c-di-AMP riboswitch aptamer (ydaO/yuaA leader) from Cohnella pontilimi, 137 nucleotides, folded computationally. Lineage of the source: Bacteria > Bacilli > Caryophanales > Paenibacillaceae > Cohnella. Rfam family: c-di-AMP riboswitch aptamer (ydaO/yuaA leader). Gene Ontology terms of the family: cyclic-di-AMP binding and regulation of gene expression.
RNA sequence: GCAAAAAAAUUGCCGAAUUCCCGCGCACCGGGAAACGGGGGAACCACUCUGGGUGAAUUGGUCUCGCUUCACAGUGACCAUAGGGAACCUUCAACCGAACCCUCCAGCUAACCUCGUAGGCAUUGGAAGGAGACACC
Numbered sequence: 001g002c003a004a005a006a007a008a009a010u011u012g013c014c015g016a017a018u019u020c021c022c023g024c025g026c027a028c029c030g031g032g033a034a035a036c037g038g039g040g041g042a043a044c045c046a047c048u049c050u051g052g053g054u055g056a057a058u059u060g061g062u063c064u065c066g067c068u069u070c071a072c073a074g075u076g077a078c079c080a081u082a083g084g085g086a087a088c089c090u091u092c093a094a095c096c097g098a099a100c101c102c103u104c105c106a107g108c109u110a111a112c113c114u115c116g117u118a119g120g121c122a123u124u125g126g127a128a129g130g131a132g133a134c135a136c137c
Stems, first nucleotide, its partner, number of pairs: 011122004018034006035117006045107001051102004059080005066075002083096002088130005093124001
């Protein structure tokens, strides 16, 4: 000098997961309000069910027909894929394409009931074109 790693703050991102008030009360903890999000739940309609929910995370192929099973199902690795993310649209490129919960029950669904407000990240604040907004003349 360069590169990498760790911690803190700021700024931003994924996500519903933020703000305020009270309790000796900064964080944690308890309670309340607002805001945002999820689930259950009529009529009508739909279905006649072989499960369902949050989430972008669904659907396949290969492994002398992987492992396992009587079979169904499940499951490992790799490859692909519906789909996904920093204001909007299109294209290209890179990346993600998980995890968890309920338990025999649940379509939609007004009133109503009920639950959550976590966690993680900084190589998707990439490139090209378009549209739009603001400011100035």